[in-house]
């Protein structure tokens, strides 16, 4: 420089929980907090999975189908893209 990620080192990042807070929910921030992670950085581009609404059905609820008005989740897959280390 490129490859590779078994073990090791330095940083890094933080489910589930609790507490503030923000919303209609699905969820988001911030603080403790550490289950885990080699892109648990960043993009909703495909596919999921949820929330709301809406069709058709009911007595209502579920369901079915749909996104024609809208979110959410990058820590579900996979795809792009950037990018720490890498002594043995």
């Nucleotide at each position: 420089u490129g490859c590779u990620g078994a073990a090791a080192a330095a940083g890094c990042c933080a489910c589930u929980c609790c507490c503030g807070c923000c919303g209609g929910a699905a969820g988001a921030c911030g603080g403790g907090g550490u289950c885990g992670g080699a892109a648990a950085g960043c993009c909703a581009c495909g596919g999921g999975u949820c929330u709301u609404g809406u069709c058709a059905c009911u007595a209502a609820c579920a369901u079915c189908a749909u996104a024609a008005a809208a979110g959410a989740c990058a820590g579900c897959c996979g795809g792009g893209u950037u990018g720490c280390c890498u002594u043995u």

c-di-GMP-I riboswitch aptamer from Candidatus Tharpella aukensis, 88 nucleotides, folded computationally.
It matches the Rfam family "c-di-GMP-I riboswitch aptamer". Rfam describes the family as follows. GEMM was predicted in a large-scale screen for bacterial structured RNA regulatory elements.
The coordinates come from a structure-prediction model, not an experiment, and the mean pLDDT is 76.
Taxonomically the source falls in Candidatus Tharpella (Bacteria, Candidatus Tharpellota, Candidatus Tharpellia, Candidatus Tharpellaceae).
The sequence was found by an Rfam model in a public genome assembly.